[in-house]
The RNA shown here (Bacterial RNase P class A) has 331 nucleotides and comes from uncultured Nitratifractor sp. The sequence was found by an Rfam model in a public genome assembly. The source organism's lineage runs through Bacteria, Pseudomonadati, Campylobacterota, Epsilonproteobacteria and Nitratifractor. Rfam family: Bacterial RNase P class A. It is annotated as a ribozyme.
RNA sequence: GAAGGUAGGUGGACGGCUGCUCGCGCCUGUGCGCGGGAGGAAAGUCCGGGCUGCAGUGAGGCAGGACCCCACCUAACGGGUGGCCGGAGCGAUCCGAGGGCAAGUGCAACAGAAAGCAGACCGCCCGCUAUCUCGCGGGUAAGGGUGAAACGGCGGUGUAAGAGACCACCGGUCUCUACGGCAACGCAGAGAGCCAGGUAAACCCGGUCCGCAGCAAGAAGCACCAGGUAAAAGCCUCACAUUCGUGUGCUUCGCUCGAGCGUAUCGGCGACGAUACGCCAAGAUAAAUAGUCGUCCAAGACAGAACCCGGCUUAUAGCCUGCCUUCAUCC
Repeated sequence: GAAGGUAGGUGGACGGCUGCUCGCGCCUGUGCGCGGGAGGAAAGUCCGGGCUGCAGUGAGGCAGGACCCCACCUAACGGGUGGCCGGAGCGAUCCGAGGGCAAGUGCAACAGAAAGCAGACCGCCCGCUAUCUCGCGGGUAAGGGUGAAACGGCGGUGUAAGAGACCACCGGUCUCUACGGCAACGCAGAGAGCCAGGUAAACCCGGUCCGCAGCAAGAAGCACCAGGUAAAAGCCUCACAUUCGUGUGCUUCGCUCGAGCGUAUCGGCGACGAUACGCCAAGAUAAAUAGUCGUCCAAGACAGAACCCGGCUUAUAGCCUGCCUUCAUCC
């Protein structure tokens, strides 16, 4: 200097004038003063909860859904962190829907004899046959061919020719043991010819978990109407036991103090936790946060809260920072 990887930040600020809205105080004035007023994703409505209401209770079964290596974090999760194993990359790093194909059933174009209780195209061996050609019958799967992939590899014994048929070594699988690790697992040794291809975000099998609805939840008040009402959610069975209000309109609450934020110290590889000190930062309801001028400036993108929070996913102009990897050159 170039090319990459990874973790973050910002995505506006200040001042004047006019306008809107919330809170507090003054004051009842067609008001005044002070303070505040959209996001990193507010989006998608995909997960998990807080909160609210309902399900009469218990037991059993079926259906449905989600997850799937180990440990930890968290209110919880299908989330996050750190590892193990597998794969990609020179590397920093990234990806994994990561239990089971030796329970069963499927699927795999073309080529090929045959694609998983497989198979004989060319070959090799034996017999008909004394030799050769052709033909027929039998044996064979080591050699060749096809294919992405052909029922472990290599060297021998053996055989008519061959074959894990047998043997040594290697690979895979299973069992046991030592060491390291909380564990997933790693590494080493011993034994067993056990040799069972791929695919489960294919059907399926195994294990674990799962009430329903949602702020238009719900609560209160006023007025009107009527004389009755309710019993969730997928289903079924058995047993036992209950309840008192419904509809419409308007107003108020729910409504923002939170599993909150900031800083420091300590613990931890980390996610995160504990302690101390400090801070309060939109609550509209047909839907407020706007317009204009000036300065700074990289500010032009994606884009507007509606009960709240933790995640995931998607979109994103421009600018800034840390750490790490590779290559080239110079000292």